[in-house]
Context: one part of a larger RNA
């Protein structure tokens, strides 16, 4: 080095952008680096294989051969691939029209409920469970009206719905702002796929530095349960949950399925497009999102045009369990950690 794999058996990086680097559409000409052919030098000898001879044979010696798959010079050859030069448009991009959406920021506004405060009626219990008790209440609560304030979160529409690169995203209005999709011409002319480092972003919890604080609610306290009860239920509660700036940077970050191209029977149902005949409906062509299937794949489950079917392109990753995601370095963090990441020893 070849070979084999990652959906559930060990293995897909948390997602993107993007360097190096690999890999690249059609078609002219050159050129002659790779590549292919001759031809010459070299590739010491031993040894190693063959094949002959000599020790009575063999080890052993000897001669010849054949290897030495390589490097260098030089003469060609030009299909492919690399340079160079020049065309093309089907890949990629712009660009005109239109669309679609809980995509992202900030700002401002709305009711509903729930808390607290004031009034008011009102009077003797509520509240809480499996029963109950702590707990609230004549210093007038619970109910039930108006009133005022506070924060959070947005019933119903809501869906097998829809938008994002993934985390994620849901009340209304504005602003300002990314991106897909459709559709016809125009334009440039391979500008393209991966992507080691590297930058960005990344649910929760968590720190820090100032705000906030209704509901809920680790911790804590109390009431029960229980043999205990450092639970589960129960009253009540601080961090925290929210807001800003600032870190941290991990998840069962999940389709447990990397991206990207083609190419391979169909059925249905849905979300935004065009385009036809059009009354209802239907057709039929993109682009998603489902469910069920023919081939095929697969250890089965199951996948099956949104592949785990047939190929190729680049990239992370696996190689028995433990020990271990530990130890030591190391780097990156305010810290908590995070990131790389073993062996001994044992089965």
């Nucleotide at each position: 080095c070849u070979g084999g794999g990652u959906u559930u058996a060990a293995a897909g990086g948390g997602u993107g952008c993007g360097u190096a680097g690999g890999c690249g559409g059609c078609u002219u000409g050159u050129u002659a680096a790779g590549u292919c052919a001759g031809a010459g030098g070299u590739g010491a000898a031993a040894g190693c294989c063959c094949g002959g001879c000599g020790c009575u044979c063999a080890a052993c010696g000897u001669c010849g051969g054949a290897a030495u798959u390589g490097c260098c010079u030089u003469u060609g050859a030009u299909a492919c691939u690399g340079g160079c030069a020049g065309g093309c448009u089907u890949g990629a991009a712009u660009u005109g029209g239109g669309u679609u959406g809980a995509g992202g920021u900030a700002u401002g506004c709305g009711g509903a409920a729930u808390a607290u405060g004031g009034c008011a009626u009102g009077u003797a219990g509520c509240g809480g469970u499996g029963a109950a008790a702590u707990g609230c209440a004549u210093a007038g609560a619970u109910a039930u009206g108006c009133c005022a304030u506070a924060g959070a979160a947005c019933a119903c529409c809501g869906a097998u719905u829809g938008c994002g690169a993934a985390g994620g995203c849901a009340g209304c209005a504005u602003a300002c702002u990314g991106g897909a999709c459709c559709u016809u011409g125009a334009u440039u002319g391979a500008c393209g796929c991966u992507g080691a480092g590297g930058c960005a972003c990344g649910a929760a919890a968590g720190c820090g530095u100032g705000g906030g604080g209704a509901g809920c609610g680790a911790a804590c306290a109390g009431g029960a349960u229980u043999a205990g009860a450092u639970a589960c239920c129960c009253u009540g509660g601080u961090a925290g949950u929210c807001c800003a700036c600032g870190c941290c940077c991990u998840a069962a970050a999940c389709g447990a399925u990397g991206u990207u191209u083609a190419c391979u029977c169909g059925a249905u149902a849905u979300u935004c497009g065009g385009c036809c005949c059009g009354u209802a409906g239907g057709g039929u062509u993109g682009a998603g999102u489902g469910u069920c299937u023919a081939a095929g794949g697969g250890a089965a489950a199951c996948c099956g045009a949104u592949a785990a079917g047939u190929a190729a392109a680049c990239c992370a990753c696996c190689u028995g369990g433990g020990g271990a995601g530990u130890a030591c370095g190391u780097u990156c963090g305010c810290a908590a950690g995070a990131a790389u990441g073993a062996a001994a020893c044992u089965c």
Annotation: Predicted 3D model of a 347-nucleotide part of an RNA (small-subunit ribosomal RNA, central domain) from a Lewinellaceae bacterium. RNAcentral holds the full RNA, with entries from SILVA.